[in-house]
RNA sequence: AGAGUUUGAUCCUGGCUCAGGAUGAACGCUGGCGGCGUGCUUAACACAUGCAAGUCGAACGGGAAUUACUUUAUUGAAACUUCGGUCGAUUUAAUUUAAUUCUAGUGGCGGACGGGUGAGUAACGCGUGGGUAACCUGCCUUAUACAGGGGGAUAACAGUCAGAAAUGGCUGCUAAUACCGCAUAAGCGCACAGAGCUGCAUGGCUCGGUGUGAAAAACUCCGGUGGUAUAAGAUGGACCCGCGUUGGAUUAGCUUGUUGGUGGGGUAACGGCCCACCAAGGCGACGAUCCAUAGCCGGCCUGAGAGGGCGGACGGCCACAUUGGGACUGAGACACGGCCCAAACUCCUACGGGAGGCAGCAGUAGGGAAUUUUCGUCAAUGGGGGGAACCCUGAACGAGCAAUGCCGCGUGAGUGAAGAAGGUCUUCGGAUCGUAAAGCUCUGUUGUAAGAGAAAAACGACAUUCAUAGGGAAUGAUGAGUGAGUGAUGGUAUCUUACCAGAAAGUCACGGCUAACUACGUGCCAGCAGCCGCGGUAAUACGUAGGUGGCGAGCGUUAUCCGGAAUGAUUGGGCGUAAAGGGUGCGUAGGUGGCAGAACAAGUCUGGAGUAAAAGGUAUGGGCUCAACCCGUACUGGCUCUGGAAACUUGUUCAGCUAGAGAACAGAAGAGGACGGCGGAACUCCAUGUGUAGCGGUAAAAUGCGUAGAUAUAUGGAAGAACACCGGUGGCGAAGGCGGCCGUCUGGUCUGUUGCUGACACUGAAGCACGAAAGCGUGGGGAGCAAAUAGGAUUAGAUACCCUAGUAGUCCACGCCGUAAACGAUGAGAACUAGGUGUUGGGGGAAUAGCUCAGUGCCGCAGUUAACGCAAUAAGUUCUCCGCCUGGGGAGUAUGCACGCAAGUGUGAAACUCAAAGGAAUUGACGGGGGCCCGCACAAGCGGUGGAGUAUGUGGUUUAAUUCGAAGCAACGCGAAGAACCUUACCAGGCCUUGACAUCCCUUGCAGAGGUAUAGAGAUAUAUCCGAGGUUACCAAGGAGACAGGUGGUGCAUGAUUGUCGUCAGCUCGUGUCGUGAGAUGUUGGGUUAAGUCCCGCAACGAGCGCAACCCCUAUCUUUAGUAGCCAGCGGCCAGGCCGGGCACUCUAGAGAGACUGCCGGGGAUAACCCGGAGGAAGGUGGGGAUGACGUCAAAUCAUCAUGCCCCUUAUGAGCAGGGCUACACACGUGCUACAAUGGCGUAAACAAAGGGAAGCGAGACCGCGAGGUGGAGCAAAUCCCAAAAAUAACGUCUCAGUUCGGAUUGUAGUCUGCAACUCGACUACAUGAAGCUGGAAUCGCUAGUAAUCGCGAAUCAGAAUGUCGCGGUGAAUACGUUCCCGGGUCUUGCACACACCGCCCGUCAA
Repeated sequence: AGAGUUUGAUCCUGGCUCAGGAUGAACGCUGGCGGCGUGCUUAACACAUGCAAGUCGAACGGGAAUUACUUUAUUGAAACUUCGGUCGAUUUAAUUUAAUUCUAGUGGCGGACGGGUGAGUAACGCGUGGGUAACCUGCCUUAUACAGGGGGAUAACAGUCAGAAAUGGCUGCUAAUACCGCAUAAGCGCACAGAGCUGCAUGGCUCGGUGUGAAAAACUCCGGUGGUAUAAGAUGGACCCGCGUUGGAUUAGCUUGUUGGUGGGGUAACGGCCCACCAAGGCGACGAUCCAUAGCCGGCCUGAGAGGGCGGACGGCCACAUUGGGACUGAGACACGGCCCAAACUCCUACGGGAGGCAGCAGUAGGGAAUUUUCGUCAAUGGGGGGAACCCUGAACGAGCAAUGCCGCGUGAGUGAAGAAGGUCUUCGGAUCGUAAAGCUCUGUUGUAAGAGAAAAACGACAUUCAUAGGGAAUGAUGAGUGAGUGAUGGUAUCUUACCAGAAAGUCACGGCUAACUACGUGCCAGCAGCCGCGGUAAUACGUAGGUGGCGAGCGUUAUCCGGAAUGAUUGGGCGUAAAGGGUGCGUAGGUGGCAGAACAAGUCUGGAGUAAAAGGUAUGGGCUCAACCCGUACUGGCUCUGGAAACUUGUUCAGCUAGAGAACAGAAGAGGACGGCGGAACUCCAUGUGUAGCGGUAAAAUGCGUAGAUAUAUGGAAGAACACCGGUGGCGAAGGCGGCCGUCUGGUCUGUUGCUGACACUGAAGCACGAAAGCGUGGGGAGCAAAUAGGAUUAGAUACCCUAGUAGUCCACGCCGUAAACGAUGAGAACUAGGUGUUGGGGGAAUAGCUCAGUGCCGCAGUUAACGCAAUAAGUUCUCCGCCUGGGGAGUAUGCACGCAAGUGUGAAACUCAAAGGAAUUGACGGGGGCCCGCACAAGCGGUGGAGUAUGUGGUUUAAUUCGAAGCAACGCGAAGAACCUUACCAGGCCUUGACAUCCCUUGCAGAGGUAUAGAGAUAUAUCCGAGGUUACCAAGGAGACAGGUGGUGCAUGAUUGUCGUCAGCUCGUGUCGUGAGAUGUUGGGUUAAGUCCCGCAACGAGCGCAACCCCUAUCUUUAGUAGCCAGCGGCCAGGCCGGGCACUCUAGAGAGACUGCCGGGGAUAACCCGGAGGAAGGUGGGGAUGACGUCAAAUCAUCAUGCCCCUUAUGAGCAGGGCUACACACGUGCUACAAUGGCGUAAACAAAGGGAAGCGAGACCGCGAGGUGGAGCAAAUCCCAAAAAUAACGUCUCAGUUCGGAUUGUAGUCUGCAACUCGACUACAUGAAGCUGGAAUCGCUAGUAAUCGCGAAUCAGAAUGUCGCGGUGAAUACGUUCCCGGGUCUUGCACACACCGCCCGUCAA
């Protein structure tokens, strides 16, 4: 930093999508370790249980326990004993005093902090900066002063009563640092009058006078601690103000304590905070009110930045504590773990009544995609109480759980080619996984085991020593040292040793974007997909595998945010045609504003100061082995205060100027507007006359009018509407719009002159006015025209187009409506920026020139634009203001509101859906668009097809099978140049399985091909005989497996070949030029041609494939050669070029010549070329053939052949015999024969060309009516044979009939080929003698040696053509011409088509 996606391609507009980063995340797969963070985003849902706020006995009276003592009582060991007792260890109880410990209660301090949550709140709530002369502040610090003397109660406790309980009542006793008077008053408060100083104002400070008011508590270890008052500080709070702080106008008006005042009350304090009275204000388009949403910030994420999104953790502030309300206490609360009331819910209950509040830490249920342990400790940090020890502390510190995030480490390292095995792919050669593994050597982070480790985190307090102040003491204060003790974490971090490569890798992707490809499976199925899209039998996109790429203890997906997106554009967009200029003007607020001077200093610039919490960020150092993490230093915006500058620009004020603007004067043009009047032409109607059968209307008609007299014509009259010619990219107007003539009233514009005013201007939300046509209301009017409607036509229908009628309406007056492609699809104003040429109105000028102002057009440069285009009338370069746009559809729809009589108009969404919709231009294709041109394309002709019979092919049907392919032209006498078997691929049956055919290997081999016989339908099997040939493998048989084989599939996987457009004249390239580009140019244009053939012109110049020519045949001549060809002249003979001879001619086959618009005339541009002529065998390509450009049709063929992939492998292969391809209600194509006299038949007669011939052609001769047979001369062919040419001409006959036409069909008898002629051949003879008398709609071929007609030959082939391919004979008619049909070429135009009109696409109905 971009990329994909609209198109056949292009440029643009424009949306959608992707690559990046992030997260309090969740889900899927996987999971080794450690450090540091984080962890209910949902139900401010409900909560079991435990804990989270206590402490002080150095405030108090009691109580309890213990110890010691006093006294009394009691127990009574050992010893002694006179046995009576003595002594009394020991036990117990009471009591006195003292001490220690604990404590319910009174009292003090603290429960207002800490911890949680984000419901509410759009607010002085928060942020930032100020103010309080309008305030408070416990504990703490400093200073000053003080503490005298009294009093009365009350809990605890005792007794008693009530109650289930919670708890309460009554009586009695008692203490205090609890409570209450009195005294004192330096100082303080208040009241009154006064003086001085001072402030922005209310006021503040100081001084003195009088009056008046209010204090205190004790405890003690005797050191202190505590108490009262005042002043000050610090800390914490309270209130006020400037600025900032989400969306909606489909929320525009809100407000009655509301706004202000006076006087009170209340408060720590100001204040309508509250109250009484008075006034009627206050807020709002700079967005009030209302609705919705939301805790705010430091910051976090993203971004180049400006911005956008977020406010979880940490920190600050606020608010809340089940919901709502309220106060009490207190320095502080209207109080999370306090009180009262109400409500909901839960629990207890003896039913009377009570208890409770996890948004504290854990935890539970529920909700949810989703969020942890009912842990340890007060060791540290901090908090409360205490003099202290100490107690309390779910704050906090730690641990546990979770890959939830960030960071770090590891899962081994070196060597190792037989490139192992195995997997995958393969062209089978190999390639790849891959030095990867194994193997050898090494290491030990982590792990396991053992040990060391209370090391750091520890300071403080305590004990003790010393020092300081003082003359000195103290258990005092302060400081320094020493000593012992105190650890939840934790036997943890860390270290040492031992052991083993052992225990530790996944996940996503691999068509493009986007790094990474192959095989198999699947077959629009299953599935994938972020966008484009992939999948219908060869899927790099589905699934699996191998391989590869990315990241890595994680990876991917989903959700959300920013980015990319300049896609809301301040930086940094647009509006002629892509979305977008309001229909037009006037004008309010607002925004913006000419020249020069002075002052001020708001904006601007600049210096200084304050603040900007910490954390965070950036830069740079340091500490954990590094990093994350932690610590230090520096920097950062905004706001406020203050000093300065006046240069610039804007602003305010003052005084000016005239270039903007306006006014005045003199002229000018005009369909500008309103009203009134007048005019002629035309249409229609009425009356009358003339006149008679039609008129009218159309493509053609009909409805309609007319003998009751129309149309036509003449005269007169009536009525309404509109104003021909002039008339013009002429004029006027803001737009809509305005057109006969005259008058009245009236708006604006232009030109000239500059004496006037002196910035008065421009734009313009809201508002007001105007606003075509249609429509609406009331009242008129109504000739013509004419929605609706009726009738007639057209049509499949015709609610249309056409015709005949015809009502609203069109016209007028008044009032509505308020919209149009209201368009220049171009808002208004101002300035600047080459020219040329028309025209309108002025000025000036003698003037047609030339100049100038204001309009209105065209062309055109620079510039601009995506292009088209615009171009002084800008869409160019700038300034000011307004309106509008942000993908297509839904939709200008719904809803709300406003307006309207209504019709409707204005404003104006969303759900859902698509990946496009769109603009301009390009190339094609197309058009019942245009121009030019061609073709047997039409026309002009000739002959056919379509009707009949038959042949043949196809469809269909049938069948065991009727093998397969070909399908408009361009399939259908096509593949097939020839199906009885074979062919043959099809069907039924029987048979073979390394195979009918190929290669390789092993074994065997006189095993032996072939003949004969038997069985069989045959393949085959068995037997036998003869014995070619072979002699060591080149052959044959048997065997095993690799493999063979397939006319099985896919012509939409292919090669090759072919058809077709089309023998049409086209199709392209290089360089240059033009265009942002696709592309254009060249190749277009003017002529010309069969031709992109040639000439000329031209930003083109050249070139290639095509055209033409070169090639073959044919038409003329020359020359060479002369057998198997020929015979003019000469000779011979069997009379036949047969022979001698000759090669002159024909002919044959080699080489040449010839034709080139070369010559002449005319036309044309002095060209190309065209027309005519001469000569010539042939004349303008002489005739014919071969030759087929770039490409189109996924055209045809896998069954000619080749071939990828798939499929079959005792069968989809091979061989056998039989059947079928030959079927037959029918339909179509292509032929043949006919329907007859231009003919049929008979007789005799004439003239070809081109071919073929050895498993062949086969002569003469003989036999047969004939097909043919017998026989075999000649010929591998200019020699012989096929071979007779036929139409034709001549003669005869038939005489218009289903015939002497026609020959189908059938019968009988034959011939030939062949192993075989039934299914299923051809031919012959005799007999039979069907349809058919020239063919509907429609349709085909042909332009000259052609059509038509006549026969001949060949390929295939044993046999089997009416087909095919060739050959010659006879031999026409017509073409005015290009309007039309079909096809094609070229130029141009339109296009929403590009699979390209067999396109695209709209509506309705159905699925």
Notes:
Predicted 3D model of a 1407-nucleotide RNA (small-subunit ribosomal RNA) from an uncultured bacterium. RNAcentral holds the sequence, with entries from ENA and SILVA.